[in-house]
Context: one part of a larger RNA
RNA sequence: CUGGGCGUAAAGGGCGUGUAGGUGGCUUGAUAAGUCAGUUGUGAAAGCUUCCGGCUUAACCGGAAAACUGCAAUUGAAACUGUCAGGCUUGAGUGCGAGAGAGGGUAGUGGAAUUCCCAGUGUAGCGGUGAAAUGCGUAGAUAUUGGGAAGAACACCAGUAGCGAAGGCGGCUACCUGGCUCGCAACUGACGCUAAUGCGCGAAAGCGUGGGGAGCAAACAGGAUUAGAUACCCUGGUAGUCCGCGCUGUAAACGAUGGGCACUAGGUGUUGGUUGGUCAUAGACUAAUCAGUGCCGGAGCAAACGCAUUAAGUGCCCCGCCUGGGGAGUACGAUCGCAAGGUUGAAACUC
Numbered sequence: 001c002u003g004g005g006c007g008u009a010a011a012g013g014g015c016g017u018g019u020a021g022g023u024g025g026c027u028u029g030a031u032a033a034g035u036c037a038g039u040u041g042u043g044a045a046a047g048c049u050u051c052c053g054g055c056u057u058a059a060c061c062g063g064a065a066a067a068c069u070g071c072a073a074u075u076g077a078a079a080c081u082g083u084c085a086g087g088c089u090u091g092a093g094u095g096c097g098a099g100a101g102a103g104g105g106u107a108g109u110g111g112a113a114u115u116c117c118c119a120g121u122g123u124a125g126c127g128g129u130g131a132a133a134u135g136c137g138u139a140g141a142u143a144u145u146g147g148g149a150a151g152a153a154c155a156c157c158a159g160u161a162g163c164g165a166a167g168g169c170g171g172c173u174a175c176c177u178g179g180c181u182c183g184c185a186a187c188u189g190a191c192g193c194u195a196a197u198g199c200g201c202g203a204a205a206g207c208g209u210g211g212g213g214a215g216c217a218a219a220c221a222g223g224a225u226u227a228g229a230u231a232c233c234c235u236g237g238u239a240g241u242c243c244g245c246g247c248u249g250u251a252a253a254c255g256a257u258g259g260g261c262a263c264u265a266g267g268u269g270u271u272g273g274u275u276g277g278u279c280a281u282a283g284a285c286u287a288a289u290c291a292g293u294g295c296c297g298g299a300g301c302a303a304a305c306g307c308a309u310u311a312a313g314u315g316c317c318c319c320g321c322c323u324g325g326g327g328a329g330u331a332c333g334a335u336c337g338c339a340a341g342g343u344u345g346a347a348a349c350u351c
Stems, first nucleotide, its partner, number of pairs: 003323004007305002012319001014201004021194003025088007033081002035077008049065006091191001092188003095184005103177007110154001114150008125136002162169002206247006215241002220236004258318006266296014300307002324351003333344004
């Protein structure tokens, strides 16, 4: 490179945005670049292939033909692709009318619990475990009542419920703000899809600086356990966990399943709309339909497990990635980072 692949065997980029590129709806006309047909020229000889011939045969040699799938010029064709000009509305977007939501940001605010402090009551224990001990307590603990302070997280509601591109998002209120869905069909008229490089976002831990620090808790100390116990259990406990600003850029960043469009039996639950029917008052039941989210299941697919209109089915377009195990996500180089380290990413050798 070609081929075959990427849920679990190697393989979907953590997610978005968007540049180049690739690709692209219906229709009319033009053009003739791609495409197709004819003709001409060229495509050295030798070789290969076919036929005929010469050495007794063969190898070998001679002759003829074919071929040289290519290139150029020229004459045509116009379905498809391209280009140019025009039209269309179903893709896409806008508008108008509704709707749901832990989507994001900022400020404020609430109660329960925990710890600490002060005061009252009260007395000898409390705590902890498999059992204990370390620890706390007559300088009055634990328990209980009242008051105060602080930080962090928001029980019930809560739901294979909702929202977000992913990471993720949960007390309440206000303000600012993104996206989505449904209905109407007024407007634009293919404006679409994908996306290398780039840019942005990106859990936890970690780093820098300044705050904060209740609880929890790496490290660390002590008590146990044990042959030992640098652990599991217990008593303590510092970074950290929290906030502002900046960095890091990785995860089993998982649905281990890239995005878009179209098509291909059903059944059942649920969320948000719209339209209709029945009872007819809120509302309940029911049918259709659109968008989401679950379960079951057929064809089909699959090595099997399983997937199955939310596809892992059937097709088209675009991107990323894989190519035996170890060596190794290592070395070297480059690049990013304050560092930790990240990204890119081999080979020898070995089985």

Model confidence (mean pLDDT): 88 of 100. Predicted 3D model of a 351-nucleotide part of an RNA (small-subunit ribosomal RNA, central domain) from a metagenome. Rfam family: Bacterial small subunit ribosomal RNA. The family has 99 seed sequences and 42,628 matches in Rfam 15.1. RNAcentral holds the full RNA, with entries from SILVA.